[in-house]
Model confidence (mean pLDDT): 83 of 100. Large-subunit ribosomal RNA, domain III from an Actinomycetota bacterium, 390 nucleotides, folded computationally. Rfam family: Bacterial large subunit ribosomal RNA. The RNAcentral record of the full RNA draws on ENA.
Context: one part of a larger RNA
């Protein structure tokens, strides 16, 4: 240039407080904003930013008594949440081996590898700051050990493969049904409350009408033929599983198995819970009432089902059934005990991640209330968050 552009999308206003100083920082009223979010929970990435006390140089698009800025001290508790001691996919390594002057490439067994499989806690309190982690109650799982029970002890109960098998196991698209969650209303229960102005004791206001995992019962609903003999496969055996042939049996809203939400009953004499006590330091801390009825309704759950299609939709362990093989103890109720490592604080559509910034941009799931509406659109609200650094 020039004290000039600019101060990065949005509302503040007025009292009071700490202070040397306040538009901006605290505490109150009142407005104003967002509400499929600008509120809540997690993945990832970030790595102290989280609480609590101090601080005002420099960061802070102004000023600061503030702060994600500086100093200090604090602060993350797990059998069961999420990984590991369990499985395997893409891939990646890879004993031998095979290629290759050589550095090294492929790769078998095998070992890794989740974003998949399997796999045992919920509900309530509590910190200034963590909790399915701490306490309180109630579970539940794996393995140890003891009480009694009962079964065996070679006339063998039981365990049981790194093998055989079933399972575990899967696509797209439609559909109807039962349930829940959530929501609505109640003249019923139940606390409170009786009015600034006409009226208000009344079919009146106002607010509340909750609860898990387990453990029991096995519904509404979906599956599935069963038995005998003889043969044949399964690389050994097999009473398993496939399958052929002869017979029975059963032919349906069928029996039986199996699998199946929900509801009910325990749990819970618990707990929460509208208020009330208490209190002027709001801060602790105490007590506790109803807890029903009915509508209305999922994208959750029954359901990895049914139904339809053609492009025909991972493996592998856990489990289950079989044997080979081992075998003198096993099982059960009940009570005792034991239970390792890692992660756990704070942001998480964002001022803390990715973008040189406190950047109008990006960033994967989860839950999402009313009142109108087909609706997660919109609008205007709860709950809960904000007024965005001049």
């Nucleotide at each position: 240039g020039a004290g000039u552009a600019g101060c990065g999308a949005g509302a503040g206003a007025c009292g009071g407080g700490c202070g040397a100083g306040a538009a901006a920082c605290c505490c109150g009223u009142c407005c104003g904003c967002c509400g499929a979010a600008a509120g809540c929970c997690c993945a990832a990435g970030g790595g102290c930013u989280c609480c609590u006390g101090g601080g005002g140089a420099a960061g802070g698009u102004u000023a600061a008594u503030c702060c994600g800025c500086c100093c200090a001290g604090g602060g993350u508790u797990a059998g069961u949440c999420g990984g590991g001691a369990c499985c395997u996919a893409a891939g990646g390594c890879g004993a031998g081996g095979c290629c290759g002057a050589g550095a090294g490439g492929c790769g078998u067994a095998g070992u890794c590898g989740a974003u998949g499989g399997a796999c045992a806690a919920c509900c309530g309190g509590u910190u200034u700051a963590u909790a399915u982690u701490c306490c309180g109650g109630u579970a539940c799982c794996a393995c140890c050990g003891g009480c009694c029970g009962g079964c065996g002890c070679u006339u063998g109960a039981g365990c049981g493969a790194u093998g055989g098998g079933g399972g575990g196991a899967c696509g797209c698209g439609g559909a109807a049904g039962g349930a829940u969650a959530g929501g609505c209303g109640a003249a019923c229960c139940g606390c409170g409350g009786c009015g600034a102005u006409g009226g208000u004791a009344g079919a009146c206001c106002g607010c509340g009408g909750g609860c898990a995992a387990g453990c029991g019962u096995g519904u509404a609903g979906g599956g599935c033929g069963c038995c005998g003999c003889c043969g044949a496969g399964u690389c050994a055996a097999a009473u398993g599983c496939u399958u052929g042939g002869c017979g029975g049996c059963a032919u349906a809203c069928a029996a039986g198995c199996c699998u199946g939400a929900g509801g009910c009953g325990u749990g819970a004499u618990g707990c929460c819970g509208a208020c009330c006590c208490g209190c002027c330091u709001u801060u602790a801390g105490g007590g506790g009432a109803a807890g029903u009825c009915g509508c209305u309704g999922a994208a959750u759950c029954c359901a990895u089902g049914c139904c339809g299609c053609c492009g025909a939709g991972a493996a592998a362990a856990g489990c289950c059934c079989c044997u080979a093989g081992c075998g003198a103890g096993c099982c059960g109720u009940c009570c005792g005990g034991u239970g390792c490592c890692c992660g756990u604080a704070c942001c998480c559509c964002a001022a803390a991640c990715c973008g040189a910034c406190a950047c109008a941009g990006g960033u994967g799931g989860g839950c999402g209330a009313g009142u109108a509406g087909a609706g997660a659109a919109u609008a205007c609200u709860a709950a809960g968050g904000c007024g965005a650094u001049c």